[in-house]
RNA sequence: GCCGGGUUAGCUCAGCUGGCAGAGCAACGCACUUGUAAUGCGUAGGUCAAGGGUUCGAUUCCCUUACCCGGCUCCA
Numbered sequence: 001g002c003c004g005g006g007u008u009a010g011c012u013c014a015g016c017u018g019g020c021a022g023a024g025c026a027a028c029g030c031a032c033u034u035g036u037a038a039u040g041c042g043u044a045g046g047u048c049a050a051g052g053g054u055u056c057g058a059u060u061c062c063c064u065u066a067c068c069c070g071g072c073u074c075c076a
Base pairs, nucleotide, nucleotide: 001072002071003070004069005068006067007066010025011024012023013022019056027043028042029041030040031039049065050064051063052062053061
């Protein structure tokens, strides 16, 4: 330098045949318990990496940029 994949809640990840953003864990509250843990119920938490384009409508499609991972190529 070239190619591919990834970036979504505090963490690990779904969701991408365009139409209300989700799960598990963690956090907080309540129940239960003499108390704690465990368990059950509930609550809160998001600029879907950034910018632009297409569209009535974009996490999803297209372009550019940044960062992370993997592969390839060249020289001695």
Predicted 3D model of a 76-nucleotide RNA (transfer RNA) from an Ilumatobacteraceae bacterium.
RNAcentral holds the sequence, with entries from ENA.
Rfam family: tRNA. Rfam describes the family as follows. Transfer RNA (tRNA) molecules are approximately 80 nucleotides in length.
Taxonomically the source falls in Ilumatobacteraceae (Bacteria, Bacillati, Actinomycetota, Acidimicrobiia).
The same sequence occurs in records of 3 taxa.